[in-house]
Context: one part of a larger RNA
C1' cells in the first nucleotide's frame, strides 16, 4: 500500500447524486397494538416487560395390570455474574406521495421494472368440411370442441364512469341510376376470286374462306345512399360588455364534421420554471398540500380514487452505526527483502 476482518473518544448522516457500505434489531413467552379497510385485513404493526441456576409446592399428559415411575404449565422461596435466546444462527422500523391492483415472468452473460402478463371488461369474426393456422397438394391443428365454444383487436382487479363528432379513411348494409371487363353480338369494312364487262390495260365482283369489327347485352368493384367510435381518428379563432379597478354570467362574427363534458391538473406531461401562496428546515431547483395562466391532460392508445402488494420511484423521521468530521491501531493474505 491491496483485499478480506476486528475495534475505536466526542459527536452521529456534518458523508454521499442517493444512508451506497457497515451498524443497530433479531429465538420464545406475557401485556399492548392507530390511521385506514374490499372487514380478509392493516399486524410480528408500533411500543413495552421477560428469560441462568438451586430448592419447595404443584399437577397436565404418558406409561403401567396395578404398586408405582417420568413429568409440561403454574405458584413461592433463594443464589450468582458486568451481561442468564450469557456462545452461533433467525424482522430495523415509522410517516407521506408516485405508478402498477395482487401471485407469477422478462433483457442466458452490465437493466427485474412503472415493462409483459393476468382475473375482470368490451368490440369483432366464425352455424362446423366453422373461422383462423400451416402445408405448391394430400393432409393436420383448431377439437375428438360446437357460440356458457373457437380465433382476433384493444383495455387490464375492485368502485365511481366512460361525454361531443359518421365531413375524411377503413368496417357493414343498399340496390334505383352513373361508370365497367372477358364473353355474347354482329352492323359495317378490308384482302381473295368464279364470273360479268372491255380490243387491251384493267374496272366491277356472288359464294366460300380470311382479316377485322359499330351497337346492343355484361357481375363484383367504384361512383352513389344509409349507419357505425371500448373503429383508425378528431374534439377553435377574433372583439367587446357590469355604477372603483379586474374579471366576464352576457353579447357579436368567422370557420367547423364537431369545438374538450365529468374528473383531474407546474403532473413520470409545465416551455418559461426554482410559476406564486401555504407546510415541513435556522436555511428546501426536490417532498407534500393548494391554485389554475393544461407551451402541449382528459375519459378502454381508458379518466379519477383505491384496501393489501412491491429487491419499485421520490421525500421526510426514530433507532444506529469509521459513511464523515479525521483519522487511529490490530489480524489474515498479498506486495516488498533474502534463499
Nucleotide at each position: 500500500c491491496u483485499a478480506u476482518c476486528g475495534u475505536u473518544a466526542a459527536g452521529g448522516a456534518a458523508c454521499u447524486a442517493g444512508g451506497c457500505a457497515a451498524a443497530a434489531a433479531g429465538g420464545c413467552c406475557c401485556c399492548g397494538u392507530a390511521a385506514c379497510u374490499u372487514a380478509g385485513g392493516g399486524a410480528g404493526a408500533a411500543g413495552g416487560g421477560g428469560u441462568g441456576c438451586u430448592c419447595a409446592c404443584g399437577g397436565a399428559a404418558c406409561u403401567g395390570a396395578a404398586a408405582g415411575g417420568u413429568a409440561a404449565a403454574g405458584u413461592g422461596a433463594g443464589u450468582u455474574g458486568c451481561a442468564g435466546u450469557g456462545a452461533a444462527a433467525g424482522g430495523g422500523c415509522u410517516c407521506u406521495a408516485g405508478u402498477g391492483a395482487c401471485u407469477g415472468g422478462u433483457u442466458a452473460u452490465c437493466a427485474a421494472a412503472a415493462c409483459c402478463a393476468c382475473a375482470g371488461g368490451u368490440c369483432u369474426c366464425u352455424g362446423c368440411g366453422a373461422a383462423g393456422u400451416u402445408g405448391a397438394a394430400a393432409g393436420a391443428c383448431g377439437a375428438a370442441g360446437u357460440a356458457u365454444a373457437g380465433g382476433g383487436g384493444c383495455u387490464g382487479a375492485c368502485g365511481c364512469c366512460u361525454g361531443c363528432c359518421c365531413a375524411g379513411u377503413g368496417c357493414c348494409g343498399g340496390a334505383a341510376g352513373g361508370u365497367u371487363a372477358a364473353g355474347g353480338g354482329g352492323a359495317g369494312a378490308g384482302g381473295u376470286u368464279a364470273g360479268a364487262c372491255g380490243g387491251a390495260a384493267g374496272u366491277c365482283g356472288a359464294a366460300g374462306c380470311u382479316u377485322u369489327g359499330a351497337a346492343c347485352u355484361g357481375a363484383a368493384g367504384c361512383c352513389c345512399c344509409g349507419g357505425u367510435g371500448a373503429a383508425c381518428g378528431g374534439c377553435g379563432g377574433c372583439c367587446g360588455u357590469a355604477a372603483c379597478u379586474a374579471u366576464a354570467a352576457c353579447g357579436g362574427u368567422c370557420c367547423u364534421a364537431a369545438g374538450g363534458u365529468a374528473g383531474c391538473g407546474a403532473a413520470a406531461u409545465u416551455c418559461c420554471u426554482u410559476g406564486u401562496c401555504g407546510g415541513g428546515c435556522a436555511a428546501g431547483u426536490u417532498c407534500c398540500g393548494a391554485c389554475c395562466c393544461g407551451c402541449a391532460c382528459g375519459a378502454a392508445c381508458g379518466g379519477c380514487g383505491u384496501a393489501a402488494c412491491a429487491a419499485c420511484u421520490a421525500g421526510a423521521g426514530c433507532a444506529c452505526u469509521g459513511u464523515c468530521u479525521c483519522a487511529a491501531c490490530g489480524a489474515u493474505a498479498g506486495a516488498c527483502c533474502c534463499g

This is a predicted structure of a 339-nucleotide part of an RNA (large-subunit ribosomal RNA, domain IV) from a metagenome. The prediction has a mean pLDDT of 89. RNAcentral holds the full RNA, with entries from SILVA.